Notes: Predicted 3D model of a 69-nucleotide RNA (transfer RNA) from uncultured Alistipes sp. The organism belongs to Alistipes, within Bacteria. RNAcentral holds the sequence, with entries from MGnify. Its Rfam family is "tRNA". Rfam describes the family as follows. Transfer RNA (tRNA) molecules are approximately 80 nucleotides in length. Rfam classes the family as a transfer RNA.

[in-house]
């Protein structure tokens, strides 16, 4: 110095719609049957705890973990 968002892999481009997406799972369709393919639905108190703002995933301040010199 940089990372931390859904089991996992990462978006959200510098504050504004309801927080997404691919992969795992789950349920369905096809199939004799599995996968593969396709359709659906669930899944998150954004690492904890404060602060600023009308409004914070994103700004500040502290702490915890994790990489790098």
């Nucleotide at each position: 110095c940089c990372u931390u968002u859904a089991g996992c892999u990462c978006a959200a481009c510098a504050g504004g719609u309801a927080a997404g997406a691919g992969c795992a799972g789950c349920g369905g369709a096809c199939u004799c049957a599995u996968a593969a393919u396709c359709c659906g639905a669930a899944g998150g108190u954004u690492g904890c705890a404060g602060g600023u703002u009308c409004a914070a995933g994103c700004c500040c301040u502290g702490c915890a973990a994790g990489g790098c010199c």